[in-house]
The RNA shown here (Glycine riboswitch aptamer) has 88 nucleotides and comes from Roseovarius faecimaris. Lineage of the source: Bacteria > Pseudomonadati > Rhodobacterales > Roseobacteraceae > Roseovarius. The RNAcentral record of the sequence draws on Rfam.
RNA sequence: GUGAUCAGUUCGGGAGAAUCGGCAACCGCCGAUGCCGAAGGAGCAACCGCCCCGGAAACUCUCAGGCAAAAGGGACCGAACGGAUCAG
Numbered sequence: 001g002u003g004a005u006c007a008g009u010u011c012g013g014g015a016g017a018a019u020c021g022g023c024a025a026c027c028g029c030c031g032a033u034g035c036c037g038a039a040g041g042a043g044c045a046a047c048c049g050c051c052c053c054g055g056a057a058a059c060u061c062u063c064a065g066g067c068a069a070a071a072g073g074g075a076c077c078g079a080a081c082g083g084a085u086c087a088g
Stems, first nucleotide, its partner, number of pairs: 002087005008081006018033006034067003040063001041061003047055003
C1' cells in the first nucleotide's frame, strides 16, 4: 500500500402522524382525547452461529420520543477521513 469487519467524525439525502379548549399575544405553555414509528427501550420470532447456549429484524408494543411551518432529532443510504482487529 490492498481487501474484509466494527464502531467513530464530517458532508449530502432522509418519512409518518391531530383536533378542541384555556392562557399568552414572542408560534410559546397547559389540559383532554386521538394519532405516528425510523433516536432509544422492550417483546415475539423468521433466521444465523463458535450450538442446548448465544446473537437476533425495517415485524410487534408505544415506556420514552414525536404529531402546522421552521429549527432540532431521525433508523437507513451514499461519499470522504482517519482509528481498531484480522487476512494473504